[in-house]
Molecule: small-subunit ribosomal RNA
Organism: soil metagenome
RNA sequence: AGAGUUUGAUCCUGGCUCAGGAUGAACGCUGGCGGCGUGCCUAAUACAUGCAAGUCGAGCGGCAGCGUGCUUCUCACCGAGGUUCGAAGCAGUCGCGAGUUAGCAAGUUAGCAAGUAGCGAGUUUUUCUCGUUCACUCGCUACUCGUUCACUCGCUACUAUACUUCGAGCUUUAGUGAGAAGUGAUGGCGAGCGGCGGACGGCUGAGUAACACGUAGGAACGUACCCCAAAGUGAGGGAUAAGCACCGGAAACGGUGUCUAAUACCACAUGUGAUCUUCGGAUUAAAGCUUCGGCGCUUUGGGAACGGCCUGCGCAUGAUUAGCUUGUUGGUGAGGUAAAAGCUCACCAAGGCGACGAUCAUUAGCUGGUCUGAGAGGAUGAUCAGCCAGACUGGGACUGAGAACGGCCCAGACUCCUACGGGAGGCAGCAGUAGGGAAUUUUCCACAAUGGACGAAAGUCUGAUGGAGCAACGCCGCGUGCAGGACGAAGGCUUUCGGGUCGUAAACUGCUUUUAUCUGUGACGAUUAUGACGGUAGCAGAUGAAUAAGGAUCGGCUAACUCCGUGCCAGCAGCCGCGGUCAUACGGAGGAUCCAAGCGUUAUCCGGAAUUACUGGGCGUAAAGAGUUGCGUAGGUGGCAGAGUAAGUGGGUAGUGAAAGCGUUCGGCUCAACCGAAUAGACAUUAUCUAAACUACUCAGCUAGAGGAUGAGAGAGGUUAUUGGAAUUCCUAGUGUAGGAGUGAAAUCCGUAGAUAUUAGGAGGAACACCGAUGGCGUAGGCAGAUAACUGGCUCAUUCCUGACACUAAGGCACGAAAGCGUGGGUAGCAAACGGGAUUAGAUACCCCGGUAGUCCACGCCGUAAACGAUGGAUGCUAGCUGUUAGAGGUAUCGACCCCCCUAGUAGCGAAGCUAACGCGUUAAGCAUCCCGCCUGGGGAGUACGGUCGCAAGACUAAAACAUAAAGGAAUUGACGGGGACCCGCACAAGCGGUGGAGCGUGUUGUUUAAUUCGAUGGUAAGCGAAGAACCUUACCCAGGUUUGACAUCCUUGGAAUUUUGCCGAAAGGCGAAAGUGCUUUAUUGAGCCAAGUGACAGGUGUUGCAUGGCCGUCGUCAGCUCGUGUCGUGAGAUGUUUGGUUAAGUCCAUUAACGAGCGCAACCCUUAUGUUUAGUUGAAUUUCUCUAGACAGACUGCCCUGGCAACAGGGAGGAAGGAGGGGAUGAUGUCAGGUCAGUAUUACCCUUACAUCUGGGGCUACAAACACGCUACAAUGGCCGGUACAAAGGGCAGCCAAGUCGCAAGACGGAGCAAAUCCCAUCAAAGCCGGUCCCAGUUCGGAUAGCAGGCUGAAACUCGCCUGCUUGAAGUCGGAAUCGCUAGUAACGGUAGGUCAGCUAUACUACCGUGAAUACGUUCCCGGGUCUUGUACACACCGCCCGUCAAGGCAUGAAAGUCAUCAACACCUGACGUCUGGACUAGUUCCAGCCCAAGGUGGGGGAGAUGAUUGGGCCUAAGUCGUAACAAGGUAUCCGUAGCGGAA
Repeated sequence: AGAGUUUGAUCCUGGCUCAGGAUGAACGCUGGCGGCGUGCCUAAUACAUGCAAGUCGAGCGGCAGCGUGCUUCUCACCGAGGUUCGAAGCAGUCGCGAGUUAGCAAGUUAGCAAGUAGCGAGUUUUUCUCGUUCACUCGCUACUCGUUCACUCGCUACUAUACUUCGAGCUUUAGUGAGAAGUGAUGGCGAGCGGCGGACGGCUGAGUAACACGUAGGAACGUACCCCAAAGUGAGGGAUAAGCACCGGAAACGGUGUCUAAUACCACAUGUGAUCUUCGGAUUAAAGCUUCGGCGCUUUGGGAACGGCCUGCGCAUGAUUAGCUUGUUGGUGAGGUAAAAGCUCACCAAGGCGACGAUCAUUAGCUGGUCUGAGAGGAUGAUCAGCCAGACUGGGACUGAGAACGGCCCAGACUCCUACGGGAGGCAGCAGUAGGGAAUUUUCCACAAUGGACGAAAGUCUGAUGGAGCAACGCCGCGUGCAGGACGAAGGCUUUCGGGUCGUAAACUGCUUUUAUCUGUGACGAUUAUGACGGUAGCAGAUGAAUAAGGAUCGGCUAACUCCGUGCCAGCAGCCGCGGUCAUACGGAGGAUCCAAGCGUUAUCCGGAAUUACUGGGCGUAAAGAGUUGCGUAGGUGGCAGAGUAAGUGGGUAGUGAAAGCGUUCGGCUCAACCGAAUAGACAUUAUCUAAACUACUCAGCUAGAGGAUGAGAGAGGUUAUUGGAAUUCCUAGUGUAGGAGUGAAAUCCGUAGAUAUUAGGAGGAACACCGAUGGCGUAGGCAGAUAACUGGCUCAUUCCUGACACUAAGGCACGAAAGCGUGGGUAGCAAACGGGAUUAGAUACCCCGGUAGUCCACGCCGUAAACGAUGGAUGCUAGCUGUUAGAGGUAUCGACCCCCCUAGUAGCGAAGCUAACGCGUUAAGCAUCCCGCCUGGGGAGUACGGUCGCAAGACUAAAACAUAAAGGAAUUGACGGGGACCCGCACAAGCGGUGGAGCGUGUUGUUUAAUUCGAUGGUAAGCGAAGAACCUUACCCAGGUUUGACAUCCUUGGAAUUUUGCCGAAAGGCGAAAGUGCUUUAUUGAGCCAAGUGACAGGUGUUGCAUGGCCGUCGUCAGCUCGUGUCGUGAGAUGUUUGGUUAAGUCCAUUAACGAGCGCAACCCUUAUGUUUAGUUGAAUUUCUCUAGACAGACUGCCCUGGCAACAGGGAGGAAGGAGGGGAUGAUGUCAGGUCAGUAUUACCCUUACAUCUGGGGCUACAAACACGCUACAAUGGCCGGUACAAAGGGCAGCCAAGUCGCAAGACGGAGCAAAUCCCAUCAAAGCCGGUCCCAGUUCGGAUAGCAGGCUGAAACUCGCCUGCUUGAAGUCGGAAUCGCUAGUAACGGUAGGUCAGCUAUACUACCGUGAAUACGUUCCCGGGUCUUGUACACACCGCCCGUCAAGGCAUGAAAGUCAUCAACACCUGACGUCUGGACUAGUUCCAGCCCAAGGUGGGGGAGAUGAUUGGGCCUAAGUCGUAACAAGGUAUCCGUAGCGGAA
């Protein structure tokens, strides 16, 4: 930064869509870690449970509860002393030193207390005894292990009837533990009085459009706690709660009596001060506690910070809300408040607000900021911060410095408790629950930090806060390994079968350890103490690639492609669009791309979108200039020069613009996110100073704008009145007779009752020929005989006056074609509606005959048109040329005309410039300024609803839902036209002969059939594929067979090949028999052939000609189709190729922004006509000549005349031939998805014991009917019979077949000749000519049909061949509508040959010769084609496109009798709590009365909404009905307004 999408293509306009960023997000799939943030956007819905506001005993009386102290008592344990009694002992006791061991706590381990061996004794058991054995117990010994509760060793001293030890009783006392009672003594403290705080903090955004918020200011205020200063703190009093006693109640709670304290309350004193003041004076304070440090208290002043009030400016939508307001606006006085004020009241005045948007309605918390954007802007207002508002809904006051989320009272709704009397409650605090919803977390830890309340403090409280938990919800960071590794493994996918790709990817080898797991250690946050977080962050060690990748996309936009499946199905899709058998778009797979712990989708906002345009758009034709700017208000804008002011404007200074955020620079977490520090800028605004260029204002001027004056002039300008002639119609009268009128043609109609025609007279209405003109006038609509009156505007000239008086113009006023409406006239012609006649499938039309409103006048409405120059007005500037109207001037003239020039108008062409182009171009759509109006995709819709206007019709104003990807403008190339011009063609015309009628032949359709194989189907199929269906062909049907196959290649084995033959069979084939053993060779074999087997494969006339090649038809033997370079155009494209001539021709010439070239045309080729020459067999033979085969010549408008620039044309001569001599071959770019897959080739699909293949038979030959092409005829220009003459070109060996003989003939026999200028078909013809006969008829025409008898081919002639003879003897007497061929050796007529082929259905086809015409004035018409031009809404291209009604389904919406819920206001009623006012006496927590007022009730209107039988139109929907309105002259040119009518257009 752009891209896709309207078209066949182009440019433009214009919408829709995409790529980007963002989010308090949600959903789908997936999910490793950490840091930092964030987390009910919906129901301001309802809430269980717990917690969120208390604190102070240093204010007080006190003391329930818990400790402590003291006192008393009881019990238990224990120590000591005294005393009495008993028993025992001679050794004991004391002191000192050494050694072993040895801190506390916790944990672990081991041990102690055991084990082993031996001996002895005892007990028990087995039924008794003995012995033995076993088991158990005890003792002893030895060994091992262990020693830590004390032990061991040594030394010294003392005692002799005392000492020591033990036991029992009594008594005294100390200690320990437990218990009871008392004591406020103490720590403290439930409840209470008292103080401070519950007005902060936390939550939410319902209300609010407002001084609510933001910003900048202001004066008339308040403030507890805090700070500063000054002064003071003296002395008293009476109560009361708690308590105690009693009482009521279910509870909540309350009552009575009695006691008591204070920093509670009251009063006295003092008065620095303060308040009031009549300046005399009056009123007015305090509280104590203490650890003695202090903390408090009272009064006043000041400060800080906070709050109340007022104001300027800013801040949403709607005019389909235009008027609102009565305390309303102001004043005076009073009241009231902390404070100004209608804040309240009394009185007075009648004001106040509003188009610069009042009032009303709807929506909304505001801001710093956030997202986006280059910016200007747009959107938004989560988290954080400031302000406001709210606390279940509504109202109210109390307390207090300040007012109410976790206070009170009342009313209402809801929930809960209840003993039914009455009570209780409010999570929009933190968690949490239900509900709603697409959707949003733990009933966690801690007061350690920060902050708050109270307190002197310790401290208490704190869901504030600090943290943790949950969630990829967001941002940031990290990881899921790194290096090597080719057999490029296996496997997947694909393939042109070679390969390619996944892919160094894996395996494998080596390395590392962020993360993870485990272990150890272990912070900062705290300056002393105190750590919820937390054994967390960090650090160290160990283990081991170990624990860790998905999502979306891959047709274009938009990075990334293949296979398979599916077959307009299933599905995809943001837009365009994809899918109907070869899908890069569906689904799967492989691969690729993009992001990555995320990726996509959905929703919303900004961007892109210059698509609301201030920056930065437009209005002739795309959407858009109101019908007229005509008049004019507000508003906006405004000529020249001077002075002043300083509102705008520029500059300076100062203040504000909170912090956070954004920007810049540093710094801290390893980085980043995040956090911190510093700093700038921006925006807005105030005050003040300054400048005076511009705008503005004031003053005084000017004349170029504007206006006036004077003098001329033109004109269908307007209104009114009068008047004129022509014409139409009608009436009267005359003449006159059968028609008239009308049309494409007719008819209705008029006319013998005298029309039309004609003459004369009259009546009446409407319109004004010629002049008359891209002439005139008017603002537009519009204006036309003439005259008069009244009247508006314009132009020119003079340059006299005013002195900016101007321009534009929202609302407003006025005018405004036609149609239409009302009232009253008028009515000749014309003429909606209507009637009739035609046309037509129909004809509610076009055409015709009539005809009423209306058209006309007067008055009054309506107010619209394609009211158009589709172009608003004003001013200035920017080349010209030409015409015309009006006026003036100059020149010339006697004068007019002519000529030149100026101004104003009106036309044509054009420079620059503009424009998408077309075009505009001094009359701008150019260059600029000012003002107004209007537009923003197409449809719905200029519609609905509402309002205003109107008598009505209707006009003006003017949406939405919904569906839609285009709608549109200009230009280009084609195609088309019941558009135009020109040209050509057997196209018509002029002629000749046919077809269409008959019979037959052939082909086709249709029908039939077992099959009637298939294809070809307007021209461009139909005697076509088929140049030849009895079998074969043959593809079809029936039946019988085969399965590597009837045919090809490869492999293996065997065998020569081959020939003869038997049986079965319809044949194919099956089962056999015999003969035969070849060629080559390095002697193995090889080649060919045959048979068998195996699998690769064969095979398919199966499908698709709309997958194809090739070939062909057709337009069309028409003259066209293109390219290079250049030029023009923004471009598609154009030019060339057009134009004027000419030609058969884009043939040639001239002209020319073109110059050249290519494919076509022509020529070159073949043949024929003439001559020369060469050669000549089998031809002819006498040289010439004829014939055959070659070569060459000849014709070129060369020559003459005429016309023309030329090309060329007309005529003539000569010549065999004359203007391309005749004929043929030759077919441009392309069109028809033309034909052919069945001629061959071939993609894809399909079948493979069959859709292949072989065989026999049948069918393709059917037959109601229709069509196409032919043959033969219908006869006398003929038929038949006889005679007689003349060709060309072909064919021939499985062939042509002579002579001769036989047969009526077809033919047979025969065998000569001939591979052909020799022989044969083949006398080579027939028509022709000569002669005869028939005599106009269904015939001596015509030959169909049929019978009989024969012949030929062939295995075979029935289905189903040809020929001959005899007999039979049908239709048909020249053919309706219609239609075909042919322009000269042609048509017509006549015969001949050939291919195919055994034969033939050939009357077909292809060739050949013979005889041999007529006509063409000409291009009006039919058909086809070419060129140029024009219109187009077509491009699949007129077989196009397209409109409306009706019918069916769906969607949204309007109207509608009503119904339902809701909102605000109004009127009235009732009126709680409560403030205020007043009153009463029992003086209280009193009672009574009054004003106001919430909720409630009643009522009539109003606003917005939902729903509603029925009904109106609208929109959408592959193949419904009716017509054909529009696009071409669309077949009646189209369209606009209006009116009437009609199935619909």